[in-house]
């Protein structure tokens, strides 16, 4: 990089360097920013999926979906519903992107 499945209304900071921008694209909007934008770098935390435990259908083993606790390991995430909407569909879904994990040729 392509694909497949799941999840996305919750959670969670503070310094330093840096200097003007960001909030995935496009388009309306609205928000954040010199009381410092992006990016890096340090510690911190949060818990989403692998993973670690436990529990879990039937007496035992094994042990599914689910639920719990915990963060030592691996990604990852820490403004505002993925900020909203924009495509369908008769109104509340549902799709298409995008994010993250994880798997596969």
């Nucleotide at each position: 990089g392509a694909u497949u499945u799941a999840u996305c209304a919750a959670g969670a900071a503070a310094g330093g360097u840096g200097g003007a921008g960001g909030g995935a694209u496009u388009u309306g909007g609205c928000c954040c920013a010199a009381u410092g934008a992006a990016a890096c770098c340090u510690u911190a935390g949060c818990a989403a999926c692998c993973g670690a435990c436990a529990u879990g259908a039937u007496u035992c083993c094994a042990g599914a979906a689910g639920u719990g606790u915990a963060a030592a390991g691996g990604u990852g995430c820490u403004a505002a519903u993925u900020c909203c909407a924009a495509c369908c569909c008769g109104a509340g879904g549902g799709g298409a992107a995008g994010a993250u994990a994880a798997g596969u040729g």